[in-house]
Large-subunit ribosomal RNA, domain I from a Peptococcia bacterium, 543 nucleotides, folded computationally. Rfam family: Bacterial large subunit ribosomal RNA. Gene Ontology terms of the family: structural constituent of ribosome and ribosome. RNAcentral holds the full RNA, with entries from ENA.

Context: one part of a larger RNA
């Protein structure tokens, strides 16, 4: 030095555990903000660094309700207090709520600096302090008012609203590349990512100028299917419908115009504008003329206040014995059950605790059902001469976009430039185009439900994880890194209970030996179990 055995050290694998995560279901909610939000800074405790709470009224103040013996957060201790005249705690409502932040009196390198006006405190007077107020934009109204006579622009004031935030979902504007095509340019990725605007609890869409096909259907949305079909495609890679059928849901309405009335203006024949009536459709409708009829089905609003939510209350039934440190375990004998879900208790408890099933409960706030009250329609027929039926629109040409559809035979839809109709004997569509036929009625608007999502709340579930796993995070966007955008950890376990080792001994201490606690200290806080690598001590064998 090697090997072996034994005993240790170091180390923190493994096993067990869970305080934290992950995914989902059902219901709710989808908020908030100039009455100053979201998010922060700084303060705030008798002693107070961090977290939590709170705001100079500062781990809190007031009221109402619940509960009922303890309480002064995590978090021990010292000191000092509160509380059955009801504290602490829980719920509801209120008060206070520094400074920054949309930040809004002005400024600014956020949490700072400096003001005006009115009122107050204070001073001999300034100073200083306190309270209130003063941003911008939009709209409406009023006043005022240039160049320039009227006018307009502008200015001032008042009132109302907006601004910011927000996980995903939604609509719109704008819009990549990597990649795939085994290269690459059309194409794909993809109208994706990213950016911007806007809205809501949903959003969008929506009551046919539809879909069809000689038969018909009857707004929109979503699901299944049709169907990886028809098609598109350097006919490559790939992209990829619709109708019909089956379901979910179900709801329809308001205007423009013709015509009538009123008001204002004008160049006044008449026209224009505003407003009220009228009218709203495709078996074309309406205006207009004539005739006839006129209280029904609904709906908005008001009132109303149920269920439910935001604290809680009640809630059945077990003893003995054995083992053990400990009984909930074994054995014996019982009981309850609308309750044998779950968690805890010294081990494994229906009957010990919290609870569970069932039942009950609200001063206040939220919530809004039923009920009650009110309000509102020509829905009819005949006539068809006249009038109306959404214009720089439809459509066309060119250039694009979007439709599953890449210009193609390319319709339909949208945009740019130019041209530019018709009013029912009209107009559009049925995939170029024409005819026939069929369907519809553009160029105005609104519309619940079925659908999408989950930052969040409540209840529950899991052939989900169990500390190198599971969220990055058993809490942390912390420590740390970076000028910055940004990046971003590690880290759990004594014991049933601190009973956390009084006292003695060695030692400067650290540490250890006794003693004691404990079931166990080979559970002593570097604390459950305690693998391996690695380092020792002893013994044997061997070189």
């Nucleotide at each position: 030095g090697g090997c072996a055995u034994a005993c240790g050290g170091c180390g923190g694998a493994u096993g067990c555990c869970u305080a934290g995560g992950c995914g989902c279901u059902a219901a709710g909610a989808g908020c908030c903000g100039a009455u100053g939000a979201a998010g922060g800074a700084c303060g705030u405790g008798g002693c107070a660094a961090g977290c939590u709470g709170c705001g100079a009224a500062a781990a809190g103040c007031c009221a109402c309700g619940g509960u009922g013996a303890g309480c002064c957060g995590c978090a021990a201790g010292c000191a000092g207090g509160c509380u059955u005249c009801g504290a602490c705690c829980c719920g509801u409502g209120g008060a206070u709520a520094u400074c920054c932040g949309a930040a809004u009196g002005g400024g600014g390198c956020a949490a700072c600096c400096c003001g005006g006006c009115g009122g107050g405190a204070g001073u001999a007077a300034u100073a200083u302090c306190c309270c209130g107020u003063c941003a911008u934009c939009a709209u409406a109204c009023a006043c005022u008012g240039a160049a320039u006579c009227c006018a307009u622009a502008g200015g001032u004031g008042u009132a109302u609203g907006a601004g910011g935030a927000c996980a995903a979902c939604c609509c719109a504007g704008a819009g990549a590349a990597c990649u795939g095509a085994a290269a690459c340019a059309u194409c794909u990725a993809a109208g994706u990512a990213c950016c911007u605007g806007g809205a809501g609890g949903a959003g969008a869409a929506g009551a046919a100028a539809g879909u069809a096909a000689c038969a018909a259907c009857g707004a929109u949305u979503c699901c299944c299917c049709a169907a990886g079909u028809a098609g598109c495609g350097g006919c490559g890679a790939g992209c990829g419908a619709a109708c019909a059928g089956g379901g979910a849901a179900g709801a329809g309405c308001c205007u423009a115009a013709a015509c009538c009335g009123c008001a204002g203006c004008c160049a006044a024949a008449g026209g224009c504008u505003g407003u009220g009536g009228g009218g709203u459709u495709g078996u074309g409708g309406g205006a207009c003329u004539c005739u006839c009829a006129c209280c029904a089905a609904g709906u908005g609003a008001g009132u109303g206040g149920a269920a439910g939510c935001u604290a809680g209350c009640u809630g059945a039934a077990g003893g003995g014995u054995c083992u053990g440190g400990a009984a909930a375990g074994g054995c014996c004998c019982a009981c309850c059950g609308a309750a044998g879900g779950a968690g805890g208790u010294a081990a494994a408890a229906g009957u010990c605790c919290u609870g569970u099933a069932g039942g009950c409960g609200a001063a206040a706030g939220c919530g809004g059902a039923a009920g009650c009250u009110g309000c509102u329609a020509g829905a009819a027929g005949a006539g068809u001469a006249u009038c109306c039926c959404g214009a720089g629109u439809a459509c066309c040409a060119c250039g694009g976009g979007g439709c599953a559809c890449g210009u193609g035979a390319a319709a339909u839809c949208c945009c740019g430039u130019g041209g530019g109709a018709a009013u029912c004997a009209g107009c559009g569509a049925g995939g170029a185009c024409c005819a026939u036929c069929u369907c519809g009625u553009a160029a105005g608007g609104c519309u619940a439900a079925a659908u999408a999502c989950u930052c969040c709340u409540u209840a529950g579930c899991g052939a989900c994880c169990g500390a190198u796993a599971g969220c990055g995070a058993a809490u942390a966007g912390u420590a740390c890194c970076g000028u910055g955008a940004g990046g971003g950890a590690a880290a759990g376990g004594u014991g049933a209970a601190a009973a956390g080792c009084a006292c003695c001994c060695c030692g400067g201490g650290a540490g250890g030996g006794g003693a004691g606690u404990g079931a166990a200290a080979a559970a002593g806080a570097a604390c459950c179990u305690g693998a391996a690598a690695c380092c020792g001590u002893a013994u044997g064998c061997u070189u």
The organism belongs to Peptococcia, within Bacteria.
The prediction has a mean pLDDT of 83.